[in-house]
Predicted 3D model of RNase P RNA and transfer RNA as a complex of 471 nucleotides. It holds a member of the Rfam family "Bacterial RNase P class A". The family's RNA type in Rfam is ribozyme.
RNA sequence: CAGGCAAGCCGGGCGAUCGCGGUUCCCGCCUUCGGGCGCGGGGCUGAGGAAAGUCCGCACUCCACAGAGCGACGGCGCCGGCUAACGGCCGGGCGGGGCAACCCGACGGCAAGUGCAACAGAGAGGUAUAUUGCCCGCGUUUGUGGGCGAGGGUGAAACGGUGGUGUAAGAGACCACCGGCAGGGGCAGUAAUGUUCCUGGCCAGGCAAACCCCGCCGGGAGCAAGGCCAAGCAGGGCGGAAAUGGGUGUCCGCGUAAGCGGUCGCCCAUUACGGGGCUGCUCGUCCCGUCAAUACGUCCGGGUAGGCUGCGUGAGGGCGUCAGUAAUGCCGCUCCCAGAUAGAUGAUCGCCACCCAAUUCGUUGGGUACAGAAUGCGGCUUAUAGGCUUGUCUGAGCU
RNA sequence: GCCCUCGUAGCUCAAAGGAUAGAGCAAUCGCCUCCUAAGCGAUCGAUGAUGGUUCGAGUCCGUCCGGGGGUA
Repeated sequence: CAGGCAAGCCGGGCGAUCGCGGUUCCCGCCUUCGGGCGCGGGGCUGAGGAAAGUCCGCACUCCACAGAGCGACGGCGCCGGCUAACGGCCGGGCGGGGCAACCCGACGGCAAGUGCAACAGAGAGGUAUAUUGCCCGCGUUUGUGGGCGAGGGUGAAACGGUGGUGUAAGAGACCACCGGCAGGGGCAGUAAUGUUCCUGGCCAGGCAAACCCCGCCGGGAGCAAGGCCAAGCAGGGCGGAAAUGGGUGUCCGCGUAAGCGGUCGCCCAUUACGGGGCUGCUCGUCCCGUCAAUACGUCCGGGUAGGCUGCGUGAGGGCGUCAGUAAUGCCGCUCCCAGAUAGAUGAUCGCCACCCAAUUCGUUGGGUACAGAAUGCGGCUUAUAGGCUUGUCUGAGCU
Repeated sequence: GCCCUCGUAGCUCAAAGGAUAGAGCAAUCGCCUCCUAAGCGAUCGAUGAUGGUUCGAGUCCGUCCGGGGGUA
C1' cells in the first nucleotide's frame, strides 16, 4: 500500500426567532384563605439504536390463595457458569468452513418400539434377493438343476477397507493390520470430552424441523389488565337446588306468674343439594345460596365510547475501585432523563460538515440513512445513507 | 394497542413428504354457424418472499411480507 477479519462508537453540529406537548420551580390574575391548576408570562424539559416485528422471557394486575396427584398439550435439549428469568449472554468441548485472522452449528436418543424411502434397480432393511456375471453336474446351438455373493450395473443410500489363507468358484468362512462400534478399566478435566489398555462379535445403514422415548420447564388472561367517578338504558326466553336441631327478637293467643304454642324474621351448627373458582379427571379446599322460579348459569336484546388513576426513582443511566479469562456481580460517588390520548417532539434564517444535480468553475439549487414513544423492563430478529476508533490476518514493496 | 387466523392459476377449490402441482369457471386461438350463443378441440397461466431439515418440501421448522377477524 492492497484485500480481508473482529470489536466498539456516532447517527448532522452550533446560534437566533416563531410554534407545539409536559412540569408546577417562580410571578401575576382567581379564591370560601384550606388552596385551586382555570388563564397569561418566565424558567426547566421533550424519541431510538432499533422506539419496529410482537418472536421469547419477566415485572405488574385480575381470576379467593395459585393447592396435590395423574393425564393431555406446548416448549426447550453437548458441558459448565451468569441472570429476576429466558429459546438470551459468556467460557469450554465436538463437528463443519476458511491459507489465516476468524466464522457457523435446532448439537440428547434410530445398538427401546413403530413408521417412511417416489423413480430406477435383482434386491431398500429381512440373517432379504439373483439381472448381467463366476463355478460345478447333465445336455451341448438357445437350455436346465445346483453352488456363490467377489466383479459390472441401478440409486441419494446396496450390509466395513487392504493383503493373505482357503475353495470347483467364492465369501469375515478364517487370519494379520487399519477404521468404526459395544462393554469394562487407567490417566487428564468440575463436566462435556480427550487419550490409552483389555474383552467382544465381524459391522449393528439414513430420517426424531416422522410418531415416539428420556431429562427439564410451563395455571389462564392481558394496561382495551385492573381500580374510582360521572353519564345513560328496557327488558325478555330457557334451565334452575331442603331438611333437621339449637339460640334470639317483634307481634298474637292461653296463663296470676314462670312459661307454653303460633306467625314473621335474624344468627349458628349438621347433613344433603344447587351454582361458581382452583382451565381436563380425581382428591382436597374456598365462596355464595337453598322453596323462590330467587341465587346462579345460558341465550337474545338495550345503553355508554367521557374524566381521574394504573403511568414512571426504575431488575434505571454515568464514572471509579475490587473479584472473575469473560458474561456478570459487590461497593462508593454522582445524575433525574418524554409521558401524549387521535396522539406534542416542528418550521424559517445564518455559519459549518457530508451527499446529489447543474455550472460561465465564481458559485447556485435541493437534500441529510432506517425510522419514530403509547404500562414498563431484559433479550432475539429485521431495516439502516454515511463516518470514526482500536486490535488482528494474508499478500506485495521499501528501509 | 393487544389477541387470533389465513396466504396454491384472473376467480372458486383439490393435492398421506415422492414423477412434469390438478379440476371447474374465466382468457386466447381454431372448428361448427349466414352471424352470435351453446357445443367440440387446443393453448396460456400458480404454491406470498427468503433461509434451513430431508435423497426429495405446496406440505415440516425459522425469519420477513401481505390480507382477514375479534377485543372497551